[in-house]
Predicted 3D model of a 62-nucleotide RNA (Fluoride riboswitch aptamer (crcB RNA motif)) from Methylacidimicrobium sp. AP8. The coordinates come from a structure-prediction model, not an experiment, and the mean pLDDT is 79. The RNAcentral record of the sequence draws on ENA. The model forms 100% of the base pairs in the Rfam consensus.
RNA sequence: CUGCGCCAAGGGGAUGGAGUUCCCCGCAAACCGCCGCCUCGGCUGAUAACUCCUACCGGUUG
Numbered sequence: 001c002u003g004c005g006c007c008a009a010g011g012g013g014a015u016g017g018a019g020u021u022c023c024c025c026g027c028a029a030a031c032c033g034c035c036g037c038c039u040c041g042g043c044u045g046a047u048a049a050c051u052c053c054u055a056c057c058g059g060u061u062g
Base pairs, nucleotide, nucleotide: 010025011024012023013022016053017052018051019050020049021048033043034042035041036040
C1' cells in the first nucleotide's frame, strides 16, 4: 500500500414524534407498500415489534 473479516461513529426498516427491543447497511450501501386499463388512476398503513403522544377519518352526545 492492497484484499478480506469483525467492530465503531453514523444511516435505514412506504406518512410526524417519544421510550425499549430486534434486524439491515456501514456509504455507488441499507431503505423507498400493493393493484390496474401505468404521462394517469385506485387501495391499505402514522410501529420492523411492543407501549404511548400528535395529526387525519368516521360515529354518538351536547